The prediction has a mean pLDDT of 76. This is a predicted structure of a 96-nucleotide RNA (Bacterial small signal recognition particle RNA) from a Gammaproteobacteria bacterium.

[in-house]
């Protein structure tokens, strides 16, 4: 120095694990200052009706459980990749 090579950074596809996470299932769930109905009862009214409205019920905010669209990187693997670079390294053949 030239050939063929491993490795590790670079690039690319895939994929796991980790962390965050949507829908969607599902539990509780606001004495009253959430929303609808409002039994009793109270109040207006000769009456007919009305009316504010607890308690219950439904349902929402919340608050947990599940779940895992999706997203990330100083995380791991496989497979590729140049007429990209570099760094570390083997073999050989030839020269100092």
């Nucleotide at each position: 120095u030239g050939c063929c090579g491993g490795u590790c950074c670079c690039c690319c596809c895939g994929c796991a694990a980790c962390g965050c996470u949507a829908a969607g299932c599902u539990g509780u769930g606001a004495a009253c200052c959430c929303c609808g109905u409002c039994a009793g009862g109270c109040c207006c009214g000769g009456a007919a009706g009305g009316g504010a409205g607890c308690a219950g019920c439904g349902g929402u905010a919340g608050c947990g459980g599940u779940g895992g669209c999706g997203c990330g990187g100083g995380u791991g693997c496989c497979g590729g990749g140049u007429c990209a670079g570099g760094g570390c390294u083997g073999g050989u053949a030839c020269g100092g």
Overview:
Its Rfam family is "Bacterial small signal recognition particle RNA". From the family's description: The signal recognition particle (SRP) is a universally conserved ribonucleoprotein involved in the co-translational targeting of proteins to membranes. By type it is a non-coding RNA gene. The source organism's lineage runs through Bacteria, Pseudomonadati, Pseudomonadota and Gammaproteobacteria.